[in-house]
RNA sequence: AGAGUUUGAUCCUGGCUCAGAACGAACGCUGGCGGCAGGCUUAAUACAUGCAAGUCGAACGGUUAAAGCUCCUUCGGGAGCGUAUAAAGUGGCGAACGGGUGAGUAACAGGUGGAUAACCUGCCUUUUGGUAGAGGAUAACGGCUGGAAACGGCCGCUAAUACUGUAUGUGAUUUUCCGGUCCCCGGACUGGUUAAGGAAAGGCGCUUCAGCGUCGCCAAAAGAUGGAUCCGCCCCCCAUUAGCUAGUUGGUAAGGUAACGGCUUACCAAGGCUUCGAUGGGUAGCCGAGCUGAGAGGUUGAUCGGCCACACUGGAACUGAGAUACGGUCCAGACACCUACGGGUGGCAGCAGUAGGGAAUAUUGCGCAAUGGGCGAAAGCCUGACGCAGCCAUGCCGCGUGAGUGAUGAAGGCCUUCGGGUCGUAAAGCUCUUUUCUGAGGGAAGAAAAGUUCAGGGAGGUAAUGCCCUGGAUCUGACGGUACCUUAGGAAUAAGGGACGGCUAACUCCGUGCCAGCAGCCGCGGUAAUACGGAGGUCCCAAGCGUUGUUCGGAUUUACUGGGCGUAAAGGGAGCGCAGGCGGAUCGGUAAGUGGAAAGUGGAAUUCCGGGGCUCAACCUCGGAAGUGCUUUCCAAACUGUCGGUCUUGAGUACGUGAGAGGAAGGCGGAAUUCAGGGUGUAGCGGUGAAAUGCUUAGAUAUCCUGAGGAACACCAAUGGCGAAAGCAGCCUUCUGGCACGAAACUGACGCUGAGGCUCGAAAGCGUGGGGAGCGAACAGGAUUAGAUACCCUGGUAGUCCACGCCGUAAACGUUGUAUACUAGGUGUAGGAGGUAUCGACCCCUUCUGUGCCGCAGCUAACGCAUUAAGUAUACCGCCUGGGGAGUACGCGCGCAAGCGUGAAACUCAAAGGAAUUGACGGGGGCCCGCACAAGCGGUGGAGCAUGUGGUUUAAUUCGAGGCAACGCGAAGAACCUUACCCAGACUUGACAUCCCGAGACAUCCAUGGAAACAUGGCUUUCCCUUCGGGGACUCGGAGACAGGUGUUGCAUGGCUGUCGUCAGCUCGUGUCGUGAGAUGUUGGGUUAAGUCCCGCAACGAGCGCAACCCCUGUUCUCAGUUACCAGCACAUAAUGGUGGGCACUCUGAGGAGACUGCCGGUGAUAAGCCGGAGGAAGGUGGGGACGACGUCAAGUCAUCAUGGCCCUUACGUCUGGGGCUACACACGUGCUACAAUGGCCGGUACAAUGAGCUGCAAUGCCGCAAGGUGGAGCUAAUCUCAAAAAGCCGGUCUCAGUUCGGAUUGGAGUCUGCAACUCGACUCCAUGAAGUUGGAAUCGCUAGUAAUCGCGCAUCAGCCAUGGCGCGGUGAAUACGUUCCCGGACCUUGUACACACUGCCCGUCAAGCCAUGGAAGUCGGGUAGACCUGAAGGCAGUAACCGCAAGGAGCUGUUUAGGGUAGAACCGGUAACUGGGGCUAAGUCGUAACAAGGUAGCCGUACCGGGAGG
Repeated sequence: AGAGUUUGAUCCUGGCUCAGAACGAACGCUGGCGGCAGGCUUAAUACAUGCAAGUCGAACGGUUAAAGCUCCUUCGGGAGCGUAUAAAGUGGCGAACGGGUGAGUAACAGGUGGAUAACCUGCCUUUUGGUAGAGGAUAACGGCUGGAAACGGCCGCUAAUACUGUAUGUGAUUUUCCGGUCCCCGGACUGGUUAAGGAAAGGCGCUUCAGCGUCGCCAAAAGAUGGAUCCGCCCCCCAUUAGCUAGUUGGUAAGGUAACGGCUUACCAAGGCUUCGAUGGGUAGCCGAGCUGAGAGGUUGAUCGGCCACACUGGAACUGAGAUACGGUCCAGACACCUACGGGUGGCAGCAGUAGGGAAUAUUGCGCAAUGGGCGAAAGCCUGACGCAGCCAUGCCGCGUGAGUGAUGAAGGCCUUCGGGUCGUAAAGCUCUUUUCUGAGGGAAGAAAAGUUCAGGGAGGUAAUGCCCUGGAUCUGACGGUACCUUAGGAAUAAGGGACGGCUAACUCCGUGCCAGCAGCCGCGGUAAUACGGAGGUCCCAAGCGUUGUUCGGAUUUACUGGGCGUAAAGGGAGCGCAGGCGGAUCGGUAAGUGGAAAGUGGAAUUCCGGGGCUCAACCUCGGAAGUGCUUUCCAAACUGUCGGUCUUGAGUACGUGAGAGGAAGGCGGAAUUCAGGGUGUAGCGGUGAAAUGCUUAGAUAUCCUGAGGAACACCAAUGGCGAAAGCAGCCUUCUGGCACGAAACUGACGCUGAGGCUCGAAAGCGUGGGGAGCGAACAGGAUUAGAUACCCUGGUAGUCCACGCCGUAAACGUUGUAUACUAGGUGUAGGAGGUAUCGACCCCUUCUGUGCCGCAGCUAACGCAUUAAGUAUACCGCCUGGGGAGUACGCGCGCAAGCGUGAAACUCAAAGGAAUUGACGGGGGCCCGCACAAGCGGUGGAGCAUGUGGUUUAAUUCGAGGCAACGCGAAGAACCUUACCCAGACUUGACAUCCCGAGACAUCCAUGGAAACAUGGCUUUCCCUUCGGGGACUCGGAGACAGGUGUUGCAUGGCUGUCGUCAGCUCGUGUCGUGAGAUGUUGGGUUAAGUCCCGCAACGAGCGCAACCCCUGUUCUCAGUUACCAGCACAUAAUGGUGGGCACUCUGAGGAGACUGCCGGUGAUAAGCCGGAGGAAGGUGGGGACGACGUCAAGUCAUCAUGGCCCUUACGUCUGGGGCUACACACGUGCUACAAUGGCCGGUACAAUGAGCUGCAAUGCCGCAAGGUGGAGCUAAUCUCAAAAAGCCGGUCUCAGUUCGGAUUGGAGUCUGCAACUCGACUCCAUGAAGUUGGAAUCGCUAGUAAUCGCGCAUCAGCCAUGGCGCGGUGAAUACGUUCCCGGACCUUGUACACACUGCCCGUCAAGCCAUGGAAGUCGGGUAGACCUGAAGGCAGUAACCGCAAGGAGCUGUUUAGGGUAGAACCGGUAACUGGGGCUAAGUCGUAACAAGGUAGCCGUACCGGGAGG
């Protein structure tokens, strides 16, 4: 100090989450020791038991009685004296301290600083004076007596430091009078004087008996201590608490108090508090301080310390110096206990402890040795205060669990690429040490006072006791035989917890398979999980480690330090204005703020700094600093305030000029619509995308004239004007507000802002009364549609208009509060003034005000703003703090209502959002291309058949392929085989590979069984090499490692392939721009088939693509010339390159040439290029092929092959026979053949090319109608063969018909292949002769040697279901105006709420489940206030009977009052049938509202309507 998380990526806004520290903690796992601390946060719930406040005999009357002494004794003991002393009582002091708790309390309770001139103070200290003299009771005790007890009653005796008078009485108090000093003017202090009432107590010691000493007592003064009261300032939340108050506020008088005071009472007055938050409600003890934080702050108020409050709950007083009293009293209440039922008793929030509650918090311990307290003269007694111990890892601190050496890197675990790696010097082993541990021994400090005793000294005194000082001795330890020390022994007694996807240090294997589970956030898990569970390893901390909870931090996420408001949340709709806040220039005074200095205070502890003590540390201790505060005094006078004076620039007034839809009222005008009357006129009008509803022969629409009525004001008209905003528009008149400019006469800061408040405030809406032409929610009808509660059309009511009164909201927006000042410019426009110039305000220049655009600096997250700021500053107001829930609920205010204003929470999510970027998309735009459309030609879709697919069927119909880009596809050949499927029968180291052992040639053949595989039996028999040891190949048998799998995953993969697409794109380096994602380059202007080229340009270059290079073809040349060819020359033949011969031609096949916009003209920008032309075989890529950028589709393929993981192993492997893949109500794709005359049939006749051939092609010949058979010349091929090309051409026939078209189907007879044609082959012949007469919606191919048409060849292959596929040649067209539209694509641009990218996103009702919440007839509870009734104890006041000698008491009356009761009220909370919306859920239903022009642009306010979005 930051990090994770919104996005495809980015910047910002903004929330959520994490890392830190802390704790009176708790829980889980684990646990060796010590020191120092801490330990019921919950039920202020209830308490058994013990203890926690007594003491004094030197205050008193008495009493019990050890020790001791004396006497007696029966030796058991008894008697007397007698001190310490027990129990109880009178009396004194204490019990008001100490200890506990935090319920109440929002308060002078607390903190801090003052005041008391308005007060009290026991014990203590100092000083002064005194302590005289009487009296009567009473407890104890004794007797009698009541009661269960608690506790009494009556009679009698007695003492005091108990009680009551009397004397004296300095002071003090009250009082009369006369003064002085001070003063805050109220008084205070003080000198004298008059009067009144008012004191006491003794005990002990000593004595020379006079007294003395000491402890007490009384009076007074002072101090100290403690307390009381008052005041300033500070001190939580809610305004959805706004008004509160009757002793209330003040006065006078009286009472009361220690004391002031409405503290109380009577009378008088009507005040007092409050938006600077009264009153009410909620919560809470406050502080020093603790935690956290850089600080400012925030939070807490355990332990320790100060104050307060309380003591079962409520009330009350008494005693006392002090209490309204924790371990006192009285009363009431609740609860509990005892009881003889009559009545009593009790109060752990003291220390232990118990029950209960709770996640949770200890021993019914020891001791007064120390410190402190009470009493006492003292010894001493008491002390659950305190000192210690016990329990608890609750925290902090310290120590240890060993150290060194040790590589065969042991065994074992884990991983592995099988080589190894790792745990790991770790272990073992060897050497060493002993903190700790066990045993033994020693052994502190805490103890010094006081007391006792001894010695010495001092003051006073006649003396003694006593008092004071010094020194010695003695006595006292709970902890505890503890700390600590010494010694012996032996590594001996001692390590866990969490984590390991990122944040966040640390990785692999196995298991699991969206299951089980994890999770703080993001998120993991659907068969290869570093995220679940286990293991190994690693990391972090360590006697602890994690988790949970809470606080602060990070969070500048409430922003004082230190934030914001154009679009992210956020400017009030606008103005006026009270309070408040802020305020121009100058002079003087003052000193409240402010600054400086000093004094007091700011307790101790804590924190910080520096020392010291425990071996260190924690801890303890000493000193200092600090304590930012408050109070008082003095000084200063700049600034703010305040008082006084002056000024004019802010503001205003007067004067002059000017513009304007500024406002209100009244009047006038024309155009248009509609309606009415009349005329002309005839069949339609109107409306729409197209229609219909509607109007019209009863005369519409159209047209002319006349009239009525209402509303709105064309042109001018404008980023023009005016107004605070809303808003304002024909013309005229009247009334009226504001503004600008000019000049500078007047006032003299009069100003700015503005919480509350008041006023204005579009549209819609409401009330009353008018008005109503047009338009027009609702409504009705017609269309559209799947539906259409809409969009469109025809009608149409409220309303729109006027008057008066309400409402008070809008996307009331510049989404930008008001005011002032300052900070480059340029250019329009509106109003005014001035200058110049002129006949003239024509132009030009300057300036003020308003209103626009562009733009610099600056600002901004960016977009953008930019003198009209979103810049730089100031003043004041308003508002914001994640999204949803929700502008909702409740409460309150306003309103006639609609509703408006104010305005939450529970719950839920980890986002919601802004700007910009790149893509993708759009029923956005521009531009361009493509057989994309159009123009054409021919098809498909209809028929029959072939083939593939779906579906269905089946034992099986094996599997894959699925829009384009599956469907004559894998399959370039399913009868068996293939074959993967089904049925049946067999085998198990296997059909196949390697290794080991044994035997042997293997094989073949024969027989039996069998469907075969195979099984059984038989016959036969010894391969190759050799260095003779053996080796190799093959077969059989055996054992195990292993084989095998067309089993699964193409979403684990490689490779290969399809597709966009042969589309023109896709990128990089450097530079530049941008905070960044990114942009630029690659965009623009032209051009091209092309990101092809040219030009321009913050870009300059480059790469992969394009093109070219390669192959075929088209022309030609050179070379070569057999098997091809044959012009010329020969030979032979009926004829033929048949033969000699020849390479001229054709051809073959090797190498060249040729084409490059090269030339000319035009055009273009002088470019690139385009158009035309020449030449040429070919002309602008000549034609065709191969060649496929970055990437997309988790595209296809695990069944070509390869391959990870998983699965099967007498089977999911292997072999065999048979069947199936060929099924068949049906649907689709691709084809073939046709429907005929451009044709069919018959006869004759002509011209190719590519290819293939030894398991082959096969000629001539012969046989058969034919398929074919026979036979075999030739050919390993430019030689021979397949091989006949067909359409074409010539001739004939058929004559428009289901035909001489068409050939399906079926019957019969055959041929060929093959082990075998039944399922299930092809072909031939004879016979049969179906549908079909050009094909609906729709749809396909093709732009030239193309389409169309015609045949030929080949691969696979025994044969073939081939009409398929791949090639070859023959004949050989038509059309393209063009780019509006459909489809696909490229580029630029635009919008976007999409990014899995439109097959996207997304809204609402309804249905289901869960959750929290509002309303609600009621019902239950709580605290509160007032009224009325009753009213204990006690206080106060009064008082005749009774008691007492008296003081006085009892009793009674009044008053006050806790509590109780009654009735109603407001408030708060719980619960509730039913009900309302909300949130979250799986892939439910209905639609499609929004995002693109979202298919009717969207949105805001309001009203109405509708299943719902919505209209």